Predicted 3D model of a 142-nucleotide RNA (FMN riboswitch aptamer (RFN element)) from a Bacteroidota bacterium. Taxonomically the source falls in Bacteroidota (Bacteria, Pseudomonadati). It matches the Rfam family "FMN riboswitch aptamer (RFN element)". A reference for the family is Gelfand et al. (1999), "A conserved RNA structure element involved in the regulation of bacterial riboflavin synthesis genes", Trends Genet. Gene Ontology term of the family: FMN binding.
RNA sequence: CAGGUUCUUCGGGGAAGGUGAAACUCCUUACCGGUAGUAACUUCGACACAGAUCGAAGCAAGCCUACGACUCCGCCGUCACGGCGGACUGAAUCCGUGAAAUUCGGAUGCCGACGGUAAAGUCCGGAUGAAAGAAGAACAAU
Repeated sequence: CAGGUUCUUCGGGGAAGGUGAAACUCCUUACCGGUAGUAACUUCGACACAGAUCGAAGCAAGCCUACGACUCCGCCGUCACGGCGGACUGAAUCCGUGAAAUUCGGAUGCCGACGGUAAAGUCCGGAUGAAAGAAGAACAAU
């Protein structure tokens, strides 16, 4: 340093006004963006310096790739409930720069589980939950 086992902590943001008997749901105008990957940015290191190059680390996308959450189904065990597998699983284009960008700059768009309720990404609820994962600790051996 890498892998293994066990444990701990962390792990989702966002609204005003108008109409109306009634809407935080409609209308208008705003606002928000889980996790990992992906660099042309930054820092450090290597060669005496610089450049180039190589290496390492950090940071970078709601709509590129993948994952998680919700819901449903099957199987297994079951007091509670848990494990495994499957289904479902939203949305972007154009212009510019450049060797290289669906990630940068500009423009115009679009998307957002289930239950409740005047029709909900933003309110209330399952949820003081679960989880993708992140960080750390201990242990034994290689």